[in-house]
Order: sequence, then structure tokens, then C1' cells
RNA sequence: AGAGCGGGUCGGACGGUCGCUGGCCCUUCGGGGCCGGAGGAAAGUCCGAGCAGGACAGGGCACGGUGACGGCUAACAGCCGCCUCCCGAUUUAUCGGGACGGGACAGUGCCACAGAAAAUACACAGCCGAUGUCCCGAGCAAUCGGGGCAGGUAAUGGUGAAAUGGUGCGGUAAGAGCGCACCGCGGAAUUGGUGACAAUUCCGGCAGGGUAAACCCCACCGCCUGAAAGACCAAGCAGCCGGUGCUCGGCCCGGGCAUUACCGGCGGGUAGGUCGCUUGAGCCGGCUGGUAACAGCCGGCCCAGAUAAAUGGCUGUCCAAGACAGAACUCGGCUUACAGACCCGCUCUUUUA
RNA sequence: GCUGCUGUGGCUCAGUUGGUAGAGCGCGUCCUUGGUAAGGACGAGGUCAUGGGUCCAAAUCCCAUCAGCAGCU
Repeated sequence: AGAGCGGGUCGGACGGUCGCUGGCCCUUCGGGGCCGGAGGAAAGUCCGAGCAGGACAGGGCACGGUGACGGCUAACAGCCGCCUCCCGAUUUAUCGGGACGGGACAGUGCCACAGAAAAUACACAGCCGAUGUCCCGAGCAAUCGGGGCAGGUAAUGGUGAAAUGGUGCGGUAAGAGCGCACCGCGGAAUUGGUGACAAUUCCGGCAGGGUAAACCCCACCGCCUGAAAGACCAAGCAGCCGGUGCUCGGCCCGGGCAUUACCGGCGGGUAGGUCGCUUGAGCCGGCUGGUAACAGCCGGCCCAGAUAAAUGGCUGUCCAAGACAGAACUCGGCUUACAGACCCGCUCUUUUA
Repeated sequence: GCUGCUGUGGCUCAGUUGGUAGAGCGCGUCCUUGGUAAGGACGAGGUCAUGGGUCCAAAUCCCAUCAGCAGCU
């Protein structure tokens, strides 16, 4: 210098002019002036909260979610660190990336095709037939040879995604953790660590497959509805029918409320305004603590708030020629979209010193 | 703004404790007829909306995305 991977920041700049919109001020009520006016994702609405209502006492069932460990946080399925496992790279000890990462001796289900067998086990081909027994032959006999059966075995073959630890040596009739060594696995102790876990030593011949992003079990968490929530003011109208109903809009127990009411249905009226509404777990800078996420302290700042809904049009200069896209109650995350520019880390290649 | 549902041949739809993707209509070729329709035989046609994951194996289970539809004042 180039390429690749990962992460972060920005995502046109400065003007002119004509408009739109919120607040404040002035006004001769015509208007005028000053200040502010989209995003990192405003998006998807996937999580977590605030806030509001359901006349929320409480308990149980059902349903849903999460799942190693330690921390951060208002909270979380998020973030940080760490452990274990998987994948890739090589310099074999590290680096990068990924993981809904509790439980399969609580129970149930499933495992197509192939295969003997897919799970309270089993034997197709094969090997053996030591032992027992039958037949044939040899032999005076002991016994020997051959064949068969009972039986033994799971080394080898074949099937499959998966076949009941692997390799080697011994051993045997043939074999087999049957015995031994190493590796794997299970248990115990000790040491280190807050912990997940790791290391070492000892013991055990091997526990009886997989699947929980199948039902399920365990632990923890969770009421429902969302700003079209909800509160208030004004205007306007016509009542009728049904019911015991409503209260956590899944159910039960239990409690409470109303019964001139309440709830449901049909019909009638209205379609205006105010609040909620933007000062908030807020933003910027510095210091301190912490590996980090983050927290604390100090200083400064106010940064859209509409309701048919504003943030735009034209134009000048410059450059690398401007992508994805636009608030609608508010925050913290995640995910997805994104032209280009800059910065940081790692790896590789080339050149120079 | 909020909530729920759906996506499978050209069209309308089946397909669930995960195991070779189907039906009807339509389309093509042939038979039948003097010819057409009907009828009969055979056949083509699918990235199961898209991408990723779990699993031996995914239309089906999980996550994300896209498109469409419906409801709530």
C1' cells in the first nucleotide's frame, strides 16, 4: 500500500428567496418580529417497562414465556464478562465466529425406508461346537476322525442418521471388559474459583440409544386491554325489547357492587373543543470507580408536538454528487433496510527500511 | 395508531402427534365423431411466499422478513 473479516462514528456543508407549522412578544387587528421544527433506523410491532382504565381482597386450575454461571439494569428474551460445546484457521496453543445452553433412571409418544433387530431387547449371514447327546467309520480297548442336534458367541459382513464404549496386547473351542495398558465415561476426595467449571489422585469394567425448536417434569416470571387507553366541557336526540348482570373479556372457589339501576341488542343524536402531549430511567462535556456492561459526582443545555395532520419548492458556491427512509403517548432493547465517507482491531499478500 | 388471520400447480382448495406433495376445474397429445361438444386413455405443470435454524429427515417445529385480508373510534 492492497484485500478480507469484525466493530464504531457520520450519513451532504454553507447561503439567498418564497412558503408550512409550534411557542412567546408587539399590534393601527390587516399583520409583523424572535426562537424551535424528523431518524439511526422515526420502520417491523418482536421483547421489556412507564402511564391509563377495567368498582383489581384473596386462593386454585388452565394457558403463555424464559432456562449454564456471575454481574449491569426500572425491567427484559437485552448488554458485559466468564464457563462448556460446535465450526473455521493455523504457528497446537491461541485467535475469530456461533449456540432457546435445565431434565431422556418421573411418565407417555415417535424413530419413515432399509435392516435379523430401532428398545420391559435381539441373532440374518458368519464363527465355534470346548461341554452334553445322536449317527457313521477306525480300533480289543482307552480313544481318534467325520457329520448332525442342543448350545455358545457378537470378533467379522451387510442396513441405517443412529446398532448397547474405542484402539492394541493377552486370552479362548470360537469369542467377549473375560483380563491388562492407554483414551473415553461414571463416582468420590482434595485443591483453585463467588460460581458455572477446571486440574490432580483414587475407585469402578461401563451404567443399558436418540428425540423435550414432541407431549411433559423442574425452577423462575407473567391479570387483561392499549392513547381509537382515559378524564373533562359544550351541543344534540326518542325510545323499544331481552336478561339478573357486572366485577381478571379462559374456568372454578370466594369476596364485592348494582337492581328507578346495571348489562346486552335494535333504533335515535352528535362527529366540536380542552387535557392526556412532551422535562425525560433526558442530552452534551469533564472527573472518579469498574476488565467491561454500567454507576456516582460536577458543570452546561431545553432539542417537533400536529389532529386532515407542518418539516417543502426554486436557486447560488463547493465536494467524494448525497443511500435507506419520514414522528403521532413516552422510554430501554432486538431485528430488518441503507449509496458513500472516516476511524479502530485482527488476518493474509506485496514493497521498502 | 392498535389487534388478529392467511400465503401449497394457471384458478379454487386438501394435506398436523415431522417420513416419497394431492384433488377438482383448466392445459397438451391420442381415441371416439362426417365435424363439434360430452365421454375415455395418457401426460405436463410445484424454489409448498422468502431467508436462516432445530432434526437423520421440515409444507408441517422455531426465529426473522415480505405480501395480502379482516376487526377496533